[in-house]
Molecule: transfer RNA
Organism: Candidatus Nanoarchaeia archaeon
């Protein structure tokens, strides 16, 4: 310098290939229920405009452009 991977919910993590319902999914958290109580179990919630930014389409997390951050690799 150079080439390839990563980036989605507090945490790990799928969806990207192939554009199209309203963006999920465990464990977390908060309410319930259950217990004498706690913990498990069982039921319901909340939590994101999908890294930044620009294009392309009627439509973008999904393509295309640049850029940021981490990571392997040659040099």
């Nucleotide at each position: 310098g150079a080439a390839c991977c990563u980036a989605u919910a507090g945490c790990u993590c799928a969806g990207u290939c192939u554009g199209g319902u309203u963006a999920g999914a465990g464990c977390g958290c908060c309410g319930g229920u259950c217990u004498u109580a706690u913990a498990a179990g069982c039921c319901g919630g909340a939590g994101g405009c999908c890294c930044u930014g620009a294009g392309u389409c009627c439509a973008a997390a999904u393509c295309u452009c640049a850029g940021u951050a981490g990571g392997u690799u040659c040099a």